[in-house]
Context: one part of a larger RNA
RNA sequence: UGACGGGGGCCCGCACAAGCAGCGGAGCGUGUGGUUUAAUUCGAGGCUACGCGAAAAACCUUACCUGGGUUUGACAUGGCAUCGCACGAGGUUGAAAGACUGAGGGUCCUUCGGGACGGUGUCACAGGUGCUGCAUGGCUGUCGUCAGCUCGUGUCGUGAGAUGUUCGGUUAAGUCCGAAAACGAGCGCAACCCCCGGCGUGUGUUACACGUGUCACGCGCUACUGCCGGCGGCAAGCCGGAGGAAGGUGGGGAUGAUGUCAAGUCAGCAUGGCCUAUAUAUCCAGGGCGACACACACGCUACAAUGGGCGGUACAAUGGGACGCGAAGUUGCGAGAUGGAGCCAAUCCUACCAAAGCCGUUCGUAGUUCGGAUUGCAGGCUGCAACCCGCCUGCAUGAAGUUGGAGUUGCUAGUAACCGCGCAUCAGCAUGGUGCGGUGAAUACGUUCCCGGGCCUUGUACA
Numbered sequence: 001u002g003a004c005g006g007g008g009g010c011c012c013g014c015a016c017a018a019g020c021a022g023c024g025g026a027g028c029g030u031g032u033g034g035u036u037u038a039a040u041u042c043g044a045g046g047c048u049a050c051g052c053g054a055a056a057a058a059c060c061u062u063a064c065c066u067g068g069g070u071u072u073g074a075c076a077u078g079g080c081a082u083c084g085c086a087c088g089a090g091g092u093u094g095a096a097a098g099a100c101u102g103a104g105g106g107u108c109c110u111u112c113g114g115g116a117c118g119g120u121g122u123c124a125c126a127g128g129u130g131c132u133g134c135a136u137g138g139c140u141g142u143c144g145u146c147a148g149c150u151c152g153u154g155u156c157g158u159g160a161g162a163u164g165u166u167c168g169g170u171u172a173a174g175u176c177c178g179a180a181a182a183c184g185a186g187c188g189c190a191a192c193c194c195c196c197g198g199c200g201u202g203u204g205u206u207a208c209a210c211g212u213g214u215c216a217c218g219c220g221c222u223a224c225u226g227c228c229g230g231c232g233g234c235a236a237g238c239c240g241g242a243g244g245a246a247g248g249u250g251g252g253g254a255u256g257a258u259g260u261c262a263a264g265u266c267a268g269c270a271u272g273g274c275c276u277a278u279a280u281a282u283c284c285a286g287g288g289c290g291a292c293a294c295a296c297a298c299g300c301u302a303c304a305a306u307g308g309g310c311g312g313u314a315c316a317a318u319g320g321g322a323c324g325c326g327a328a329g330u331u332g333c334g335a336g337a338u339g340g341a342g343c344c345a346a347u348c349c350u351a352c353c354a355a356a357g358c359c360g361u362u363c364g365u366a367g368u369u370c371g372g373a374u375u376g377c378a379g380g381c382u383g384c385a386a387c388c389c390g391c392c393u394g395c396a397u398g399a400a401g402u403u404g405g406a407g408u409u410g411c412u413a414g415u416a417a418c419c420g421c422g423c424a425u426c427a428g429c430a431u432g433g434u435g436c437g438g439u440g441a442a443u444a445c446g447u448u449c450c451c452g453g454g455c456c457u458u459g460u461a462c463a
Stems, first nucleotide, its partner, number of pairs: 001463002003460003007457007015447002019411005026301008034292002042053002064287007073125001077124008087104001090101004107116003127276002130274003136270002138265003141261001143259001148187006154163003166179004193253004198221007208211001224247001227241005303404001307363007319350003324343002329338003370401001375396007417439007
């Protein structure tokens, strides 16, 4: 000087407390461990791994296993030699794929020297999701959007260093004010950026009430403790009020200082070294990544009457659409089929559908008209192909489950909770991810305690 303390002081955070909804018990989904396996490819491991890489494992992907092939190779560049190709009916081998043979056919430019391009052979080499993230770049997580981290000059100290950065107030903030051997400065904070909220204004197509009021796209204004009162060193600022759509950072996002964890990633990519070179490369078929005494993590659905069933009825927003979205009509109980209008999109479609909601009716506290797992049969869709191993529909079947131990998570307002809708990935497959709107709470006395963090100070046999 730091770090640490079951030392002290001050302060903050859904950290506790006050509340609301859960998880932990059940069934199922997904991930992980373990076990199993020919293989169940690899990575991630307290917080900061475990619906994570994976925004889609039937084949492919795919890296794994078994079996079958190839060896200048699936891919690149160059040298030498040689040929003219490419494309390919048919045939052989084989379980298949791959491979082999090969009738036919005879590329383009040309100054006719040749060149381009391609095949074959050969030599250099290619190749490696093989190892090392403790050799690395780049990128990322985390403390933490916490308020900190430093420098120049000066001064103090023999020196390591200190001062500034401390103290008194104040702030979300090393934010600002005042004091002070410091005076300044930089990276952070804040602001500048984007979205939402109010107003004005311009333009209006395909929007809409048909002429500017909705709406769309621009431009501009607005909020600054600006005004008033109180508190305050009459400083920074704090408390209250007015006006205002909005008030003291208006709400949300983007933005992540110096550094920490030899944190993560050699399997995104790049890359040193090592290893491999008839195999650790490469092609193909089938299998596996989907196994299942079990354990954990994160979710979904429930255990019902604030509910289930039936009938009627109302109101969104964000988005997507040409290898696409697909209307009306017809058909089927339904998934769906048929059909093909319209749309390269403020026009058309998705989609006259939102769902919870509201109205009426039924059920009457039961393992039930709750719950839907599991299983049987019959179908639909995608796709070369749904056995391993997809999703959906109908009929039948109807399991556990009656609110969950110790413990533990999220959330302070248009939030939690409940409700549905879109999108990416995608042929198909969403309880996951990410957006969107609808309905819409309770509680916060307070900082003693638990956790994490900031500043000052103190002790130390630690560095």